RNA sequence: GACGAUCGCGGGCGCCAAAGUACGAAAGUACGGCGCAUGAGGAAAGUCCGGGCUCCACAGGACAGGGUGCCGGGCAGUUCCCGGUGAAGGCAACUUUAAGGAAAGUGCAACAGAAAAGAAAACCGCCCCACAAGGGUAAGGAUGAAAAGGCGAGGUAAGAGCUCACCGGCGAUGUGGAGACAUAUCGGCCUUGUAAACCCCAUCCGGAGCAACGUCGUGGAAAGGCAUAUCGUGGUCCGCGAGCCUUAGGAGACGGCUUGAACGUAUUAGAGAUAUUACGUCUAGAUAGAUGAUCGUCACAUACAGAACCCGGCUUA
RNA sequence: GAUCUGUAGUGUAACGGUAACAGACCGGACCUUUAAUCCGUGAGAUGAGGGUUCAAAUCCCUCCGGAUCC
Numbered sequence: 001g002a003c004g005a006u007c008g009c010g011g012g013c014g015c016c017a018a019a020g021u022a023c024g025a026a027a028g029u030a031c032g033g034c035g036c037a038u039g040a041g042g043a044a045a046g047u048c049c050g051g052g053c054u055c056c057a058c059a060g061g062a063c064a065g066g067g068u069g070c071c072g073g074g075c076a077g078u079u080c081c082c083g084g085u086g087a088a089g090g091c092a093a094c095u096u097u098a099a100g101g102a103a104a105g106u107g108c109a110a111c112a113g114a115a116a117a118g119a120a121a122a123c124c125g126c127c128c129c130a131c132a133a134g135g136g137u138a139a140g141g142a143u144g145a146a147a148a149g150g151c152g153a154g155g156u157a158a159g160a161g162c163u164c165a166c167c168g169g170c171g172a173u174g175u176g177g178a179g180a181c182a183u184a185u186c187g188g189c190c191u192u193g194u195a196a197a198c199c200c201c202a203u204c205c206g207g208a209g210c211a212a213c214g215u216c217g218u219g220g221a222a223a224g225g226c227a228u229a230u231c232g233u234g235g236u237c238c239g240c241g242a243g244c245c246u247u248a249g250g251a252g253a254c255g256g257c258u259u260g261a262a263c264g265u266a267u268u269a270g271a272g273a274u275a276u277u278a279c280g281u282c283u284a285g286a287u288a289g290a291u292g293a294u295c296g297u298c299a300c301a302u303a304c305a306g307a308a309c310c311c312g313g314c315u316u317a
Numbered sequence: 318g319a320u321c322u323g324u325a326g327u328g329u330a331a332c333g334g335u336a337a338c339a340g341a342c343c344g345g346a347c348c349u350u351u352a353a354u355c356c357g358u359g360a361g362a363u364g365a366g367g368g369u370u371c372a373a374a375u376c377c378c379u380c381c382g383g384a385u386c387c
Base pairs, nucleotide, nucleotide: 001298002297003296004295005294006293007292009039010038012036013035014034015033016032020031021030022029023028041304045315046314048313049312050311051310052309053209054208055207056206065205066204067203068202069201070084071083072082073081074080085099086097087096088095089094100200101199105198106197107194108193109192123141124140125137126136127135128134149167150166152164153163154162168190169189170187171186172185173184174183175182176181213255214254215253216252222247223246224245225244226243230242231241232240233239262281263280264279265278266277268275269274318386319385320384321383322382323381327339328338329337334371342359343357344356345355346354364380365379366378367377368376
């Protein structure tokens, strides 16, 4: 842990009121007695998202703040799910993916290095010149995580997209696709990285949470009222107390509380998530808090773990 | 149900760029000895695991521990 037996516990239903306790004239009701079926999870956990529900706020709008961020679909809704696109990894099957914008602006890029982002910059080297001064040069060296597209050829004093082929990026146009995107042609247009930095763009968001919140609330207290009228304080008045009425509400009681975007089977639509239809099922609801104990048989690696308003996801065990 | 927090044994620092300071500890000097004082290449830490980034204590995510409030 499984099965069986006995004893118990929680809430529910039915019967009994014959005995006991309380109230009541009684009937009866409550505690009670007997019986019946039923009684933790895949995570009941974390509280990370979303919603129901309740109260508060609210004309409308804007700012601030926060979340989300490829495309299409699903769902009540989501940071969830499904299918796809791109990217990354892998020989492959396949897996992963917080994946808008860096060509709107700002910031940052330690140390090293000439220079860390301005069509800038010359430390060594190369070239011109006459050797110096001066000038040209980013091909090579050196630095760095990263060096101004890569590589080859032409070209040149030496070099350089300066020119050309191929590759990569960006932009424009065409075609295909719902779309993300893919693909073809053209243009030397060649502009670093970082937005899980500020920010921009698009889009969403009022706040609090069941200890919310609603109803009742004379056992003992609180606040206010009592014009006429009641009782006590030996007569009268005041005062005090009782009494009556109202208010609020601590303790407490009841509700909220479990039938729900529920579950199971079949069918239909769909790649799928999911949805439609039909039939069937009722499945804990406590408030110091139930789900346990003993015995027998079997098995033995037997885990993680215990409802507290509810539901759907995610995450973790 | 809601919120905050985690850095040496302890108390505190640290714009995304070598994790620092003071006590305590250890060793040495001084002293008859201890304390105090002085000296030191002394030892000692970002709760755990992932991610973003050239680079993470710091930014993001998920867990773990602790604390507070109703």
This is a predicted complex of two RNAs, RNase P RNA and transfer RNA, with 387 nucleotides together. The coordinates come from a structure-prediction model, not an experiment, and the mean pLDDT is 78. It holds a member of the Rfam family "Bacterial RNase P class A". The family's RNA type in Rfam is ribozyme.